[in-house]
RNA sequence: CAACCAUCCAGAGCGGCUGAGAGAUCUGGCUCGACGACGCCGCAGCAACCCGGGAGAGCCGGGUGCUAACGCCAGGAGCGAUGGAGG
Repeated sequence: CAACCAUCCAGAGCGGCUGAGAGAUCUGGCUCGACGACGCCGCAGCAACCCGGGAGAGCCGGGUGCUAACGCCAGGAGCGAUGGAGG
C1' cells in the first nucleotide's frame, strides 16, 4: 500500500499547552466551543479485538484501541475508523 474477515446503540475524564473552529465526506438538521471546544502531551480510566495465565468468571497481565451525543441524526455516496490473520 491493496485485497480479505470481524465489529462500530455497552463502557470509560482530569490536568498542562495551544487558540477557533469541531463533530470523516456532500446536502439538510442538531450539538460541542473564548466558562477554551478540536488538536498535542501527561496521568488516570474503560475493556472491543488479539496474545498469555487461570478449572472458570462480568477474573488477572500484556499489545493495540478507545474515553460527548448510535460512525450525532436523516438522505446521497459507499466511504471511514479499529482490531485480526496473511501478501